[in-house]
Context: one part of a larger RNA
RNA sequence: UGACGGGGACCCGCACAAGCGGUGGAGCAUGUGGUUUAAUUCGACGCAACGCGAGGAACCUUACCAGUUCUUGACAUCCUACAAACUUAGCAGAGAUGCUUUGGUGCCCCUUCGGGGGAACUUAGUGACAGGUGGUGCAUGGCUGUCGUCAGCUCGUGUCGUGAGAUGUUGGGUUAAGUCCCGCAACGAGCGCAACCCUUGUCGUUAAUUGCCAUCAUUUAGUUGGGCACUUUAACGAGACUGCCGGUGACAAACCGGAGGAAGGUGGGGAUGACGUCAAGUCAUCAUGGCCCUUAUGUCCUGGGCUACACACGUAAUACAAUGGUCGGUACAAAGGGUUGCGAAGCUGCGAAGUGAAGCCAAUCUCAAAAAACCGAUCUCAGUUCGGAUUGGAGUCUGAAACUCGACUCCAUGAAGGUGGAAUCGCUAGUAAUCGCACAUCAGCAUGGUGCGGUGAAUACGUUCCCGGGCCUUGUACA
Numbered sequence: 001u002g003a004c005g006g007g008g009a010c011c012c013g014c015a016c017a018a019g020c021g022g023u024g025g026a027g028c029a030u031g032u033g034g035u036u037u038a039a040u041u042c043g044a045c046g047c048a049a050c051g052c053g054a055g056g057a058a059c060c061u062u063a064c065c066a067g068u069u070c071u072u073g074a075c076a077u078c079c080u081a082c083a084a085a086c087u088u089a090g091c092a093g094a095g096a097u098g099c100u101u102u103g104g105u106g107c108c109c110c111u112u113c114g115g116g117g118g119a120a121c122u123u124a125g126u127g128a129c130a131g132g133u134g135g136u137g138c139a140u141g142g143c144u145g146u147c148g149u150c151a152g153c154u155c156g157u158g159u160c161g162u163g164a165g166a167u168g169u170u171g172g173g174u175u176a177a178g179u180c181c182c183g184c185a186a187c188g189a190g191c192g193c194a195a196c197c198c199u200u201g202u203c204g205u206u207a208a209u210u211g212c213c214a215u216c217a218u219u220u221a222g223u224u225g226g227g228c229a230c231u232u233u234a235a236c237g238a239g240a241c242u243g244c245c246g247g248u249g250a251c252a253a254a255c256c257g258g259a260g261g262a263a264g265g266u267g268g269g270g271a272u273g274a275c276g277u278c279a280a281g282u283c284a285u286c287a288u289g290g291c292c293c294u295u296a297u298g299u300c301c302u303g304g305g306c307u308a309c310a311c312a313c314g315u316a317a318u319a320c321a322a323u324g325g326u327c328g329g330u331a332c333a334a335a336g337g338g339u340u341g342c343g344a345a346g347c348u349g350c351g352a353a354g355u356g357a358a359g360c361c362a363a364u365c366u367c368a369a370a371a372a373a374c375c376g377a378u379c380u381c382a383g384u385u386c387g388g389a390u391u392g393g394a395g396u397c398u399g400a401a402a403c404u405c406g407a408c409u410c411c412a413u414g415a416a417g418g419u420g421g422a423a424u425c426g427c428u429a430g431u432a433a434u435c436g437c438a439c440a441u442c443a444g445c446a447u448g449g450u451g452c453g454g455u456g457a458a459u460a461c462g463u464u465c466c467c468g469g470g471c472c473u474u475g476u477a478c479a
Stems, first nucleotide, its partner, number of pairs: 001479002003476003007473002010470004015463002019427005026318001029315005034309002042053002064304004070298001073129001077128002079125003086103001089100004107118004131293002134291001136289001140287002142282003145278001147276001152191006158167003171182003197270004202238007211228003216225002241264001244258005320420001324379006336367003341360002346355003386417001391412007433455007
């Protein structure tokens, strides 16, 4: 100087407390461990691994296993030779592949019209080489997590100390903040904080189609004429700064209350992550040193596996019902996607869906029905008209192909489950809870992920205690 303390003082955080809803019990989905297996590919392991890499394993993916191939190779460059490239069909085989076969003579330059040279591509040969999701993240780059959006981390000069170092950065106030003020052997500065960026909340100007409809006509319908007021869209501006008033305060910084205002003291949300810590994670995104394989640890293909199942754990979704279930009727969103696409109306089917083809490269057409909610009817506390697992049958769709191993529909079946021990998690406002919608991936496959809106609470006395963090101080046989 640090680190640590079941030392002290001060401060903060959904840290506790006050509340609301869960997890832990059930069946199911998914990930992991374990076990099994020819293989169940690999990585990730307290917080900070476990709906994680994977934003989508039937084949492919795929790295694993069995069998079957190839050996200058599936891929790149160079050299030599033959032949344009390309293309039709058949046979054998699980396929990879092997053996045959049909058509086809092109492009550029020279030309004595015989031909020669060249480019591109294919095949064969030779070796230089290719190749490796093989090992090492404790050799590395890059990227990332984490403490933590915590308020810290440092430097120059000066001063003090023999020196390691100290001072500044401590102290008194204050702040979300090393934020600012005052004081001070310090005076300044840098990286962080804040602001600048995006979005949302109010208003104005400009603009008016595909958007909108107050006035005037018109219609089944903003449909048409008409209009650009309003809504909306999207560009530029205004607006909030403790600016104003009162009080407190040290005449300071600031705090408390008020006015005006759409908004008030960082308005809400996002992006933004200092010096560093964990030899944290990643050699399987990629790149890369050393090592290792080179008729195989490379490569092609078929099938299987990654989907197994006495069990254990994590994370979700569904429930156990009446604030509910079922049936009928009737409203109100936002944000997105669409040409290998979205696909309307109509018709067929109980339905998944089929048929159909209008329109749309989309403020025009379409996916598209929002759902909880509201109104009416019914059920009457039951393992039920709750719950939907499981199983049987019949189908739809995608795709060469749904057996291993897809999603969905209909009929039948109708399991556990009556609110969950110890323990434990999230959340302070348009939040929790609850309700649907869309998108990425994607042929198909979503209870996961990422967004969007609808309805919309309770509680916070307070900081004694638990956990984590900041600052000062003290002890130390620790570094």
A computed fold for a 479-nucleotide part of an RNA from a freshwater metagenome, annotated as small-subunit ribosomal RNA, 3' major domain. The full RNA is in RNAcentral, with records from SILVA.